[in-house]
RNA sequence: GCCCCCAUCGACUAGCGGCCCAGGUCACGGCCCUUUCAAGGCCGUAGCGCGGGUUCGAAUCCCGCUGGGGGCACCA
Numbered sequence: 001g002c003c004c005c006c007a008u009c010g011a012c013u014a015g016c017g018g019c020c021c022a023g024g025u026c027a028c029g030g031c032c033c034u035u036u037c038a039a040g041g042c043c044g045u046a047g048c049g050c051g052g053g054u055u056c057g058a059a060u061c062c063c064g065c066u067g068g069g070g071g072c073a074c075c076a
Stems, first nucleotide, its partner, number of pairs: 001072007010026004018056001028044005049065005
């Protein structure tokens, strides 16, 4: 230098154009239950790396950038 893959709540992840102003588990907060704690039940907080494009509509497709991982080449 070229090519490929990845980036979503605090953590791990689902998602493959409309059912997503984004779902699940754990964690966290509140309430209920309980003599208390744990367990259990209900509710809640919290996230699409950044910029642009396509489209009636983008987490999803395209381009660029950033960061991470891998492969190839170069190494006179």

Background: A computed fold for a 76-nucleotide RNA from a Gaiellaceae bacterium, annotated as transfer RNA. Taxonomically the source falls in Gaiellaceae (Bacteria, Bacillati, Actinomycetota, Gaiellales). It was read from a public genome assembly. Model confidence (mean pLDDT): 83 of 100. It matches the Rfam family "tRNA". About the family: Transfer RNA (tRNA) molecules are approximately 80 nucleotides in length. By type it is a transfer RNA.